This is a predicted structure of a 72-nucleotide RNA (transfer RNA) from Candidatus Portnoybacteria bacterium CG08_land_8_20_14_0_20_40_83. It matches the Rfam family "tRNA". Its family is annotated with triplet codon-amino acid adaptor activity in the Gene Ontology. Taxonomically the source falls in Candidatus Portnoyibacteriota (Bacteria, Bacteria candidate phyla).
[in-house]
RNA sequence: GCCGAGGUAGCUCAAUGGUAGAGCAAUAGUUUUGUAAACUAUAGGUUGGAGGUUCGAUCCCUCUCCUCGGCU
Numbered sequence: 001g002c003c004g005a006g007g008u009a010g011c012u013c014a015a016u017g018g019u020a021g022a023g024c025a026a027u028a029g030u031u032u033u034g035u036a037a038a039c040u041a042u043a044g045g046u047u048g049g050a051g052g053u054u055c056g057a058u059c060c061c062u063c064u065c066c067u068c069g070g071c072u
Base pairs, nucleotide, nucleotide: 001071002070003069004068005067006066007065010024011023012022013021018055026042027041028040029039030038048064049063050062051061052060
C1' cells in the first nucleotide's frame, strides 16, 4: 500500500429502516441473627466521529479515526 472483519451500557454481546435490549456487574429493597445465594425494582447509551439518502438510520451510501486478521 491492497483486501476482509469489527467499533452499541462498566464488561460480554443482541437488535435485517419504525422511539436500542439481554446476561453479568452497580444501587436500593425483600428474605436471613448476619453474610452469601435467591427474588423484585432502579439507574446506566450523543449506537467511534462527520456528512448524505429517507417521513423516519444502529441498520443504506460517502469520508474519516481506532482495533484485529490476511496479502505484498